[in-house]
RNA sequence: CAAACAGACUAUUCCGCCGCUGUUCAGUAAUGGGCAGAGGAAAGUCCGGGCAACACAGGGCAACCUGCUUCCUAACGGGAAGGCUUUCAUUGAGAAAUCGGUGGGAGACGGAAAGUGCAGCAGAAACAUACCGCUAAUCUUCGCUUCGGCGAAGACAGUAAGGGUGAAAUCGUGAGGUAAGAGCUCACGCGUGCUUGCAGCGAUGCAGCACGGGGUAAACCCCAGGUGUUGAAAAACCAAAUAGGUUGUGCUCCGCAAGGUAACGGUGGUCCGCCGCGAACGAAAGUUCACACAACGGGUAGGUUGCUGGAGGUCGUGAGUGAUUGCGAUCCAAGAGAAAUGGCGGAAGCCGAUUGUGCUCGUCACAAAAGGAAACAGAACCCGGCUUAUCGGUCUGUAAAAAUC
Numbered sequence: 001c002a003a004a005c006a007g008a009c010u011a012u013u014c015c016g017c018c019g020c021u022g023u024u025c026a027g028u029a030a031u032g033g034g035c036a037g038a039g040g041a042a043a044g045u046c047c048g049g050g051c052a053a054c055a056c057a058g059g060g061c062a063a064c065c066u067g068c069u070u071c072c073u074a075a076c077g078g079g080a081a082g083g084c085u086u087u088c089a090u091u092g093a094g095a096a097a098u099c100g101g102u103g104g105g106a107g108a109c110g111g112a113a114a115g116u117g118c119a120g121c122a123g124a125a126a127c128a129u130a131c132c133g134c135u136a137a138u139c140u141u142c143g144c145u146u147c148g149g150c151g152a153a154g155a156c157a158g159u160a161a162g163g164g165u166g167a168a169a170u171c172g173u174g175a176g177g178u179a180a181g182a183g184c185u186c187a188c189g190c191g192u193g194c195u196u197g198c199a200g201c202g203a204u205g206c207a208g209c210a211c212g213g214g215g216u217a218a219a220c221c222c223c224a225g226g227u228g229u230u231g232a233a234a235a236a237c238c239a240a241a242u243a244g245g246u247u248g249u250g251c252u253c254c255g256c257a258a259g260g261u262a263a264c265g266g267u268g269g270u271c272c273g274c275c276g277c278g279a280a281c282g283a284a285a286g287u288u289c290a291c292a293c294a295a296c297g298g299g300u301a302g303g304u305u306g307c308u309g310g311a312g313g314u315c316g317u318g319a320g321u322g323a324u325u326g327c328g329a330u331c332c333a334a335g336a337g338a339a340a341u342g343g344c345g346g347a348a349g350c351c352g353a354u355u356g357u358g359c360u361c362g363u364c365a366c367a368a369a370a371g372g373a374a375a376c377a378g379a380a381c382c383c384g385g386c387u388u389a390u391c392g393g394u395c396u397g398u399a400a401a402a403a404u405c
Stems, first nucleotide, its partner, number of pairs: 004398007012348007020037007039376001043387002046385005051231004058272004063227005068082005083109001084107010110222002115220002117216002131163002133159003138155007171189006190212005196207004235305004245296006253260002264276004278289004312331008350372002354368005
C1' cells in the first nucleotide's frame, strides 16, 4: 500500500420557468393557490400470506411440498443464534496414526443397521478374492559335502504385512509374535451401534460397553410433518338492452304423514361418506310450472366500488447474544384507467486527474481544481421473502499480504 474478487450499505438535495396526474381551498364559471407524485430491484412469477367468491363433513388412497436443533414471524422453501460435516490458511500435542486452537469459505444437513437398484474401464478380486511376491513342514529331482548337512528348482501347502490396478481392496499407526504373516496379542487412535450414565430446552458433547457390517437416496424407497379451489380479468352495486328464448336429460320407488331412498347433480384427482331430490290438474296414461345439469342461440361491454390507513412509517424508552418485540408520542408518503410522476437552466452535496502548503516526511493532513453525476431499469390489489441485472461512492474481508521504497 493499490488493482481485483467476495459480502453489506447507499442510489442525492434545493431554487426558477413551463407542462402533466391526484387531492384540497376560493370562485356562478373560467381559473388561481396549497400539499403530494415510480425502485433497490418496481423485473422474474419462484415461495408465503392478506383480501374476495364458492365450498365448509369428513375419512382412505393417490399426488404434491418440506426435512439438523432452538427461537423469531401472519406465514414461508425466509431470518437469528447454535450443533455437526467438509475445505483452505496458520499454529500446537504426538514415535506414528491422529487429535486440538484461531481465522475465512461451503453444506439439497432425516434414514444406507427395512428392502431393491447403480458404480464403465482397469484389476486376481468391488463385500469378494490371490497377479507379482514372502514362507516352515511333506514329497520329487539335481549339485556340493568336513557325512552334521547345505543350496537350487518343482509339486503340495500357508499367507494377505510388501508391490501392482483402481475413486475405493476384510479400519489405521506402532510394538511384540510368527516359517512367513494376519486383531493373533498389547498400546494408542478411528468408525458404527447401545432400552447405559452425566451435561444441555435441543441438535449434540463427554465417559462406558459391544462390534469392525464401504459409497450412492436433487436413485426407487422408508420415516416425520404439511397441503380446499380460483385470482383484482377475484368480486360487489347501479343503469340500459334483449328472446325471464329453444332443445335434451333427471324429477324414481316405499309410506296417510313425518321420513327414507335409486338414478342424476354438487363436494380440487379417485373411492366411501355427506348434501339436494318439489307443486298443481287428471280415473289413468299424461300435462303444466318450478329446480338441477348440458348444448345451441340472443342482448349488453356503460358507470361506481374494489383502488390504497396498513401484519404501516419515524422518534424515544424497556427486554433480548440476536432475529425481533412491549410501551409512549407523532405522521399519512402515487393511485393512473391505455395508463400521469416530465423538460430546460442554475447552485449545493458526493467523487476527483493535477497543483500548492504544512508536518510527526507517512501513498499523511488541509486548500484549490479541469472534469464526472453514468448503469440496471418504469408502480397497476397489497404485504413479507427468494432469485436475476447493475454506473458511481462508502465500509468489511482476502491483507501483519504481493510489488515498490